Predicted 3D model of a 97-nucleotide RNA (c-di-GMP-I riboswitch aptamer) from a Myxococcota bacterium. Lineage of the source: Bacteria > Pseudomonadati > Myxococcota. It was read from a public genome assembly, where an Rfam model found it. The prediction has a mean pLDDT of 81.

RNA sequence: CCUCGAUAAGAGCAAAGCCGGUGGAAGCCGGUGACGCAAAGCCAGUGCCCGACCUCGGUGUGCACCGCACUUCCGGGAGGGUCGAACGGCUGCCGAA
Repeated sequence: CCUCGAUAAGAGCAAAGCCGGUGGAAGCCGGUGACGCAAAGCCAGUGCCCGACCUCGGUGUGCACCGCACUUCCGGGAGGGUCGAACGGCUGCCGAA
């Protein structure tokens, strides 16, 4: 130095839930709270996943005359979101085996 990683040392982060805020939803922010984490530090690059408004199709309704408008609901797409989901990239504390 690389790999690796502990019943070591010193620090650090903070899931769910709850409260408040924000958003069109997914989600995000603050507080509380600790399930966990050796990168649970950073990056949304790749595919996965989530997603309202929008958009496309279906369904239904109305007008009307074969197209237009609206629409409970269903499905697809989607800029968006998530790195505490995988891979990848960048950086980093400690040192037993």